[in-house]
Context: one part of a larger RNA
RNA sequence: AGACGGGGACCUGCACAAGCAGUGGAUCAUGGGGUUUAAUUCGACAAUAAACGAGGAACCUCACCUAGGCUUGACAUUGAUAGAAUUUGCUAGAAAUAGCGAAGUGCCCGUAAGGGAACUUGAAAACAGGCGCUGCAUGGUUGUCGUCAGCUCGUGCCUUGAGGUGUUCGGUUAAGUCCGUUAACGAGCGCAACCCAUGUCGUUAGUUACUCUGUCUAACGAGACUGCUUGAGUUAAUCAAGAGGAAGGUGUGGAUGACGUCAAAUCAGCAUGGCCCUUAUGCCUAGGGCUACACCCAUGAUACAAUGGUCGGUACAAAGAGUCGCGAUACAGUGAUGUGGAGCUAAUCUCAUAAAGCCGAUCUCAGUCCGGAUUGAAGUCUGCAACUCGACUUCAUGAAAGUUGGAAUUGCUAGUAAUCGUGAAUCAGAUAUGUCACGGUGAAAUCUGUUCCCAGGUCU
Repeated sequence: AGACGGGGACCUGCACAAGCAGUGGAUCAUGGGGUUUAAUUCGACAAUAAACGAGGAACCUCACCUAGGCUUGACAUUGAUAGAAUUUGCUAGAAAUAGCGAAGUGCCCGUAAGGGAACUUGAAAACAGGCGCUGCAUGGUUGUCGUCAGCUCGUGCCUUGAGGUGUUCGGUUAAGUCCGUUAACGAGCGCAACCCAUGUCGUUAGUUACUCUGUCUAACGAGACUGCUUGAGUUAAUCAAGAGGAAGGUGUGGAUGACGUCAAAUCAGCAUGGCCCUUAUGCCUAGGGCUACACCCAUGAUACAAUGGUCGGUACAAAGAGUCGCGAUACAGUGAUGUGGAGCUAAUCUCAUAAAGCCGAUCUCAGUCCGGAUUGAAGUCUGCAACUCGACUUCAUGAAAGUUGGAAUUGCUAGUAAUCGUGAAUCAGAUAUGUCACGGUGAAAUCUGUUCCCAGGUCU
């Protein structure tokens, strides 16, 4: 000077308390451990791993295994030689690949000979290649403490010195925010503001929207600053109440993450030092595996029902995507879907019926008209190909568990929790119940508390 204390003082936070909804029990989905396996590729392990890398493993992906092959190589540069490129047939084979053929002669310079560009072939070699090792050699990027209010510097002053002071103290704030005091005076990185979205108004413009204004779209501007009033306060900073106002004290939400910590994570995104492999740890192909299954853990979905299930009728969104695409009306099918192809490069057309809600009927507390796992049969679609290993539909199964879940534990303070649907990325299809967005309905308690648990800050 720090760090720590079951030391002290003060303060903050969904940290507790007050509540709401859950997890932990059931079934299933997904990920992880373990076990198994020829292989079940690799990384990540308290918080800060485990629906994470992966925003989508049938082949490919692919890194793993088995088998069959190649050795200047799938790829790059140099390169003697030969040939235009290119298209295509047959044979062997699981394919990679190997063998035998057929068609074909281009572009630029040049009269021609010949040369050049691109592509193919290819001796010898330099070299390629490596998702091989080291994140404890690294760059870059990221998590976390934490959007916590801190971390420092120049000069001066104090100290033998390390260092201190400033940054402490009294108030105040979301804030090292501001005011006052003060051997300190200033400054920097952070805070705040500047940026984006949203809420109100005005002006202008507007097709595909609307057509009377207006709503809407989008460009510019206005508006909020403790500006005004009263009180408290050190005539301060600021706080409390109020007026006006669409909005009031940071309006709300986002982006933004100081000095540093954890030799934190990543050599498998990329780059890269060193080491290692070089007829193999490189490359190609087929099939398999990553989907195994006594069990354990994590994150979710669906339920256990009457605030409900089923049937009929009926109403109201936002945001997004679409030409290798979205695909309407119509017709066929119980249905998944098929036929067909209008319109749309989109405020025009399509995806596209929002669902919960409301109205009516029925069920009457039961393992049920709850619940839907599992299984059987028949089909649809994508795709060379659904056996390992896809999704969906119909019929059947449904005494499958499950009647609200022990100890323990999570999220949430307002258009939030809870609940209800909708869309997108990835993508041929899909395991999405995931992720990211969008709107609909829409509470309770508290902040008029800080004793306690946890985390953090300041002084001592």
Model confidence (mean pLDDT): 80 of 100. Predicted 3D model of a 460-nucleotide part of an RNA (small-subunit ribosomal RNA, 3' major domain) from an uncultured bacterium. It matches the Rfam family "Bacterial small subunit ribosomal RNA". Its family is annotated with ribosome and structural constituent of ribosome in the Gene Ontology. The RNAcentral record of the full RNA draws on ENA and SILVA.